[in-house]
């Protein structure tokens, strides 16, 4: 220096949950607050998961017929990187 690696100390991030906020949801976002991360850094590219507002389709309200508005199914152009791969990039060191 390079791999592997993760003792020690420093320094970093920050679940669940509280508040406020945005949004139909999932979810993000700021304060708070720490379960945990050694890539819990950054890319929604693959793959998985979550949601279904509009959009189609049924059924339905109506005296009819369109429209609306309800049910239910389907569906991602929403999310999720703290679900996993892949890509790039990094902080420190015992051995």
């Nucleotide at each position: 220096a390079u791999a592997u690696u993760g003792a020690a100390a420093a320094g970093g991030c920050a679940a669940a949950c509280c508040u406020g906020c945005c949004g139909a949801a999932a979810g993000a976002c700021a304060g708070g607050g720490a379960c945990g991360c050694a890539a819990a850094g950054c890319a929604a590219g693959g793959a998985g998961c979550c949601u279904a507002a509009a959009g189609c389709a049924u059924u339905u309200u109506c005296a009819a017929g369109a429209u609306u508005g309800a049910c239910u199914g389907c569906c991602a152009g929403g999310g999720u990187u703290g679900u996993c791969c892949u890509g790039c990039u990094g902080c420190c060191a015992c051995a």